[in-house]
Notes: Small-subunit ribosomal RNA, 3' major domain from a metagenome, 477 nucleotides, folded computationally.
Context: one part of a larger RNA
RNA sequence: UGACGGGGACCCGCACAAGCGGUGGAUUAUGUGGAUUAAUUCGAUGCAACGCGAAAAACCUUACCUACCCUUGACAUGUCCGGAAGCCCGAUGAGAGUUGGGUGUGCCCGAAAGGGAGCCGGAACACAGGUGCUGCAUGGCUGUCGUCAGCUCGUGUCGUGAGAUGUUGGGUUAAGUCCCGCAACGAGCGCAACCCUUGUCAUUAAUUGCCAUCAUUUAGUUGGGCACUUUAAUGAGACUGCCGGUGACAAACCGGAUGAAGGUGGGGAUGACGUCAAGUCCUCAUGGCCCUUAUGGGUAGGGCUUCACACGUAAUACAAUGGCGCAUACAGAGGGCUGCGAAGCGGCGACGCGGAGCCAAUCCCAGAAAGUGCGUCGUAGUCCGGAUUGUUCUCUGCAACUCGAGAGCAUGAAGUCGGAAUCGCUAGUAAUCGCGGAUCAGCAUGUCGCGGUGAAUACGUUCCCGGGUCUUGUACA
Numbered sequence: 001u002g003a004c005g006g007g008g009a010c011c012c013g014c015a016c017a018a019g020c021g022g023u024g025g026a027u028u029a030u031g032u033g034g035a036u037u038a039a040u041u042c043g044a045u046g047c048a049a050c051g052c053g054a055a056a057a058a059c060c061u062u063a064c065c066u067a068c069c070c071u072u073g074a075c076a077u078g079u080c081c082g083g084a085a086g087c088c089c090g091a092u093g094a095g096a097g098u099u100g101g102g103u104g105u106g107c108c109c110g111a112a113a114g115g116g117a118g119c120c121g122g123a124a125c126a127c128a129g130g131u132g133c134u135g136c137a138u139g140g141c142u143g144u145c146g147u148c149a150g151c152u153c154g155u156g157u158c159g160u161g162a163g164a165u166g167u168u169g170g171g172u173u174a175a176g177u178c179c180c181g182c183a184a185c186g187a188g189c190g191c192a193a194c195c196c197u198u199g200u201c202a203u204u205a206a207u208u209g210c211c212a213u214c215a216u217u218u219a220g221u222u223g224g225g226c227a228c229u230u231u232a233a234u235g236a237g238a239c240u241g242c243c244g245g246u247g248a249c250a251a252a253c254c255g256g257a258u259g260a261a262g263g264u265g266g267g268g269a270u271g272a273c274g275u276c277a278a279g280u281c282c283u284c285a286u287g288g289c290c291c292u293u294a295u296g297g298g299u300a301g302g303g304c305u306u307c308a309c310a311c312g313u314a315a316u317a318c319a320a321u322g323g324c325g326c327a328u329a330c331a332g333a334g335g336g337c338u339g340c341g342a343a344g345c346g347g348c349g350a351c352g353c354g355g356a357g358c359c360a361a362u363c364c365c366a367g368a369a370a371g372u373g374c375g376u377c378g379u380a381g382u383c384c385g386g387a388u389u390g391u392u393c394u395c396u397g398c399a400a401c402u403c404g405a406g407a408g409c410a411u412g413a414a415g416u417c418g419g420a421a422u423c424g425c426u427a428g429u430a431a432u433c434g435c436g437g438a439u440c441a442g443c444a445u446g447u448c449g450c451g452g453u454g455a456a457u458a459c460g461u462u463c464c465c466g467g468g469u470c471u472u473g474u475a476c477a
Base pairs, nucleotide, nucleotide: 001477002476003474004473005472007471008470009469010468011467012466013465015461016460019425020424021423022422023421026316027315028314029313030312031311032310033309034307035306042053043052064302065301066300067299068298069297070296073127077126078125079123080122081121082120083119086103087102088101089100090099091098092097107116108115109114129291130290132289133288134287138285139284140280141279142278143276145274150189151188152187153186154185155184156165157164158163169180170179171178195268196267197266198265200236201235202234203233204232205231206230209226210225211224214223215222239262242256243255244254245253246252318418322377323376324375325374326373327372328371334365335364336363339358340357344353345352346351384415389410390409391408392407393406394405395404431453432452433451434450435449436448437447
């Protein structure tokens, strides 16, 4: 100087407390461990691995296994030889491949011969190739402490020195934020602000958007208009600016006014010096080592989907604040050309036929759902719950056996609110309800977004956990 302490003081955080909803019990989905297996490819392992890499494992993906094949190779550059490339028809084989036959002669230079570019085949060798090993050789990227308020430097001063000071102290703040003091005076990286979005207003603009007034219509449909809504560009607005109080005449804090908004208005992006030899050699790059008729390459089939069990994360429930039936209202944000696909018709339905319109403020996906009104059920393993299984179908796709999703009928399991323990959340939040996107032929209870309805509680900081500052002890570095 640090680190540590079941030392001290102060402060903060959904850390506790106060509340609301869960997990732990059930079934299913999914990941992991273990077991199994020819293979169940690999990685991730306290917080910070376990719906994680994977924003889609039937084939492909695919790295694994089995079998069958190839050896200058699926891919790159260089040398030589031959042939245009290509297209068509066989035989054989699970296919990769192996092996026949036919057709064909382009472009550039050149009168021609011939040469060249490109592509195909062959030969030999330099080499290719490796998702092989080492993340404890590395770059890059990422997680974490933590959006915590810290981490440092120059000059000066003090100390023999390691170092100290500044950065400590008194207040204050979300903040090393600001003020005052002070052997310090300044500065940098962080904080804040500048950026995006949302909340208010104005100006400009008015189609595909909107409709107050005037006509018109089944319908903003048409004329008309751009007031309003909205859209999208530019501005304004909030700064403790104003008033009162407290304070040290400071910084600031408390209350009030004005205001759409008040003290960082809400949300996002933004992550200092460093820590964990944290994670990743399977994104990529890369040192070293290793393989080179194989640890490289191709193909078919299988596996990653197994199942006594254990754990994590979710979905659905156990019901009446509910289930079912009929009627009926209101979003936002997205996506659409091998695409979204309307009306109409068929089917109980998944879906099929159909093909208008739309490269989309125009058309389509598209019915929002919880809600509201009426009816029914009457506390029951039920008109709760829907697992499982049988069967008949639909769709995608060469192909749904291993191993897809969906529909109809039948079946109707566990489950009556969950032990010890444990998680999330402070406001448009929790809870609850549906909608969309990426991936994608098909497949979503995952994930990323969107809006609808919309709470309760916080006395307080003694205690648990984590963090910050000062101080103290230490046989630790």

The full RNA is in RNAcentral, with records from SILVA. Model confidence (mean pLDDT): 84 of 100. Rfam family: Bacterial small subunit ribosomal RNA.